[in-house]
Context: one part of a larger RNA
RNA sequence: UCUAAGUAAGGGAAUUCGGCAAAUUAGCCCCGUGCCUUCGGUCUAAGGGGUCCCUGCAUUUGUAUACUUAAGUAUGCGAUUGCAGGGUGCAGUGACUAGGAUGGCCUGACUGUUUAACAAAAACUUAGCCUUCCGCUAUCCCGUAAGGGCCUGUAUGGAAGGUGAAACCUGCCCAGUACCCGUACUUUAAACUCCUUUCCAAGGGAGCUAAGAGCGGGCAAACGGCGGGAGUAACUAUAACUCUCUUAAGGUAGCGAAAUACCUUGUCGUUUAAAUGACGACGCGCAUGAAUGGUUUAACAAGGUCAUCACUGUCCCUACUUAGAGUCCUC
Numbered sequence: 001u002c003u004a005a006g007u008a009a010g011g012g013a014a015u016u017c018g019g020c021a022a023a024u025u026a027g028c029c030c031c032g033u034g035c036c037u038u039c040g041g042u043c044u045a046a047g048g049g050g051u052c053c054c055u056g057c058a059u060u061u062g063u064a065u066a067c068u069u070a071a072g073u074a075u076g077c078g079a080u081u082g083c084a085g086g087g088u089g090c091a092g093u094g095a096c097u098a099g100g101a102u103g104g105c106c107u108g109a110c111u112g113u114u115u116a117a118c119a120a121a122a123a124c125u126u127a128g129c130c131u132u133c134c135g136c137u138a139u140c141c142c143g144u145a146a147g148g149g150c151c152u153g154u155a156u157g158g159a160a161g162g163u164g165a166a167a168c169c170u171g172c173c174c175a176g177u178a179c180c181c182g183u184a185c186u187u188u189a190a191a192c193u194c195c196u197u198u199c200c201a202a203g204g205g206a207g208c209u210a211a212g213a214g215c216g217g218g219c220a221a222a223c224g225g226c227g228g229g230a231g232u233a234a235c236u237a238u239a240a241c242u243c244u245c246u247u248a249a250g251g252u253a254g255c256g257a258a259a260u261a262c263c264u265u266g267u268c269g270u271u272u273a274a275a276u277g278a279c280g281a282c283g284c285g286c287a288u289g290a291a292u293g294g295u296u297u298a299a300c301a302a303g304g305u306c307a308u309c310a311c312u313g314u315c316c317c318u319a320c321u322u323a324g325a326g327u328c329c330u331c
Base pairs, nucleotide, nucleotide: 001325002324003323004322005321006320007319008318010316011315014314019311027051028050029049030048031047036041038165052087053086054085055084056083057082058081060079061078062077063076064075065074066073067072088092100309101308102307103306104305105304106303107301108300112124113123128163129162130161131160132159133158134157140149141148142147166296167295168294169293171226172225173224176223177222179218180217181216182215185214186213187212192207193206194205195204196203227245228244229243230242231241254288255285266282267281268280269279270278271277
């Protein structure tokens, strides 16, 4: 000096990116228990008290004996519970064992799963919701095939995809792309038919024609998309209103400096002595937005973030003890 433990007066997070680490709490019995809520929970909420030994009295009860009509009473040996008095130590779940608590917000409903050996999560899954395909010799998948799986199943089924409990909802756009349906007509390959330079071959031309395309519709819980410029109210400001360009339609309900906001430490309020933090508001949102789901949400979380109480060697500010390692010195 380090490693592993332990203890520290006074202060108590001043440390630090951040209470990381440590400390606090802890079992059982009794009392008591708020907000919120899907009425199940939250919950061991929180917050208090007790806990050892002796004695006395009492409760409940097993068993034996006696008195006994029964109920029961008494006594002995046990078990249990309660009350009171006393004793003792700093301390009685004396060691071991053994939750710190509460509140706000974000995300994900939950239990579950995952990067064996740097990531456990907000990622995956999930029940629920929705769409598409498929009538069974089914669709889908494996195999060159024979054949096989789903399945000795049959639409309350199977396959594929999206979203992700519940509650309230899920707006407008089919112009583009994909898919589905239709199609009098147009286009269109080979084959076929016919014509063709005197015959044959090759070549040339015409006709007919499938799918596809054109053309006409549908479809967004399909891929996706969801504007700009002017003017206007009797202070000012703003613009319910009007005009105009333009699109397939011009972002509805919601939410909003957000896990999304560049400017930005936005502005206001609360929290602090002080806050680029947190929470509540505001909103022309650089670049929110509705199953690429939107907004809320009890419960849950080794998730993220902020705060309060308690607690502490994290710190002020270090010191000492125990065990071990190393370096140096001496023998």